[in-house]
Context: one part of a larger RNA
RNA sequence: UGACGGGGGCCCGCACAAGCGGGUGGAGCAUGUGCUUUAAUUCGAUGCAACGCGAAGAACCUUACCAGGUCUGGACAUCCUCGGAACUUGGCAGAGAUGCCUUGGUGCCUUCGGGGAGCCGAGUGACAGGCGGGGGCAUGGCCGUCGUCAGCUCGUGUCGUGAGAUGUUGGGUUAAGUCCCGUAACGAGCGCAACCCUUGUCCUUAGUUGCCAGCACUUCGGGUGGGAACUCUAGGGAGACUGCCGGUGACAAACCGGAGGAAGGUGGGGACGACGUCAGGUCAUCAUGGCCCUUACGACCUGGGCUACACACGUGCUACAAUGGCUGGUACAGAGGGUUGCUAAGUCGCGAGGCGGAGCUAAUCCCUUAAAGCCAGUCGUAGUCCGGAUCGGAGUCUGCAACUCGACUCCGUGAAGUCGGAAUCGCUAGUAAUCGCGGAUCAGAAUGCCGCGGUGAAUACGUUCCCGGGCCUUGUACA
Numbered sequence: 001u002g003a004c005g006g007g008g009g010c011c012c013g014c015a016c017a018a019g020c021g022g023g024u025g026g027a028g029c030a031u032g033u034g035c036u037u038u039a040a041u042u043c044g045a046u047g048c049a050a051c052g053c054g055a056a057g058a059a060c061c062u063u064a065c066c067a068g069g070u071c072u073g074g075a076c077a078u079c080c081u082c083g084g085a086a087c088u089u090g091g092c093a094g095a096g097a098u099g100c101c102u103u104g105g106u107g108c109c110u111u112c113g114g115g116g117a118g119c120c121g122a123g124u125g126a127c128a129g130g131c132g133g134g135g136g137c138a139u140g141g142c143c144g145u146c147g148u149c150a151g152c153u154c155g156u157g158u159c160g161u162g163a164g165a166u167g168u169u170g171g172g173u174u175a176a177g178u179c180c181c182g183u184a185a186c187g188a189g190c191g192c193a194a195c196c197c198u199u200g201u202c203c204u205u206a207g208u209u210g211c212c213a214g215c216a217c218u219u220c221g222g223g224u225g226g227g228a229a230c231u232c233u234a235g236g237g238a239g240a241c242u243g244c245c246g247g248u249g250a251c252a253a254a255c256c257g258g259a260g261g262a263a264g265g266u267g268g269g270g271a272c273g274a275c276g277u278c279a280g281g282u283c284a285u286c287a288u289g290g291c292c293c294u295u296a297c298g299a300c301c302u303g304g305g306c307u308a309c310a311c312a313c314g315u316g317c318u319a320c321a322a323u324g325g326c327u328g329g330u331a332c333a334g335a336g337g338g339u340u341g342c343u344a345a346g347u348c349g350c351g352a353g354g355c356g357g358a359g360c361u362a363a364u365c366c367c368u369u370a371a372a373g374c375c376a377g378u379c380g381u382a383g384u385c386c387g388g389a390u391c392g393g394a395g396u397c398u399g400c401a402a403c404u405c406g407a408c409u410c411c412g413u414g415a416a417g418u419c420g421g422a423a424u425c426g427c428u429a430g431u432a433a434u435c436g437c438g439g440a441u442c443a444g445a446a447u448g449c450c451g452c453g454g455u456g457a458a459u460a461c462g463u464u465c466c467c468g469g470g471c472c473u474u475g476u477a478c479a
Base pairs, nucleotide, nucleotide: 001479002478003476004475005474007473008472009471010470011469012468013467015463016462019427020426022425023424024423027318028317029316030315031314032313033312034311036308043054044053065304066303067302068301069300070299071298074127078126079125080123081122082121083120084119087104090101091100092099093098108115109114129293130292133291139287140286141282142281143280144278146276151190152189153188154187155186156185157166158165159164170181171180172179196270197269198268199267201238202237203236204235205234206233207232215225216224217223241264244258245257246256247255248254320420324379325378326377327376328375329374330373336367337366338365341360342359346355347354348353386417391412392411393410394409395408396407397406433455434454435453436452437451438450439449
């Protein structure tokens, strides 16, 4: 100087407390993991910070794994030699890769001798390939984490033999090393804040979306004429700064209350992550030194596996019902996506869906009826008109192909489950809870992920305690 203390002081954080008719732990299912099994169940991630993680989507492909069948200068790049344009039809064998036979075809430039870009085949070796063979304790890059915590340092000066100290400590204050005052320190840098995006108010510019707002027509639908007010869209601008008033305070910084205001004291949300820590994670995104394989640790194909299942754990979904289930009627979003796509009207089917094809390269058409809600009716505490697992049957769709192993529909079947032990998680406001909608990936395949809006709470006395962190101080046989 640090680190540590079941030392002290001060201070923060959904850290505790208060609260949620919120959850997990009990049930069924989905998904990931461990263990086990297997020919293979490819590999990685492992306290917080691995476990709906890499996977924004494993039937083949993907695919790296296994079994079997095959290939060797190779599925891919450059150079050299030779032959042929490239390319293409059909048949046979085979699981296919592939092998054999066969059909058409002669391009471009031309001084008609020929030339050579590109492509295909054969050969020669330099090489390819392993782009997922090994080690993230050789690395780059990227990321997680402490932590959006308020810290981490430097120059000069001063003090100390020196390590080092000072500044950065102290008194206040703040979300903040934020600011003020003091001060052997005076300044500065990386961080904080602000500058950026979005949301909340108004003005303005612009009107093939919106408006009977005011007028006219109306088969009543902004449908038409028409209009630029309003909504909206997207460009520009205004606005919030403790600016004003009162109080407290060291006359300071600041704090408390108030006015005006759409909004206050960082308005809400996001992006943004200091010096560093964990030899944290990744050689399987990619890149890469050195090591290793080279008729195989490379390459192709078919089939299987990654979907196994005595168990155990994590994360979720659906429930156990009456502020609920079912039936009928009826209302109101936002944000996205769409031309190998979204697909309307109409029509067939109980339905998944089929037929059909209008419109739309999209503020124009479509996905698109939002659901919870509201209004009626029914059920009456029952393993039930709760719950839907499982299984049987019949189908739809995608796709070469749904057996292993897809999603969905209909009929039947109706399991566990009556609110969950010890324990444990989330959340402080348009939040929790609850309700639906969209998108990426994608042929098909989400209860996951990323977004969007609707309805919309309770509680916070307080900082004694648990956890994590910051500053000062103290002890130490630790570095």
Molecule: small-subunit ribosomal RNA, 3' major domain
Organism: Alloalcanivorax marinus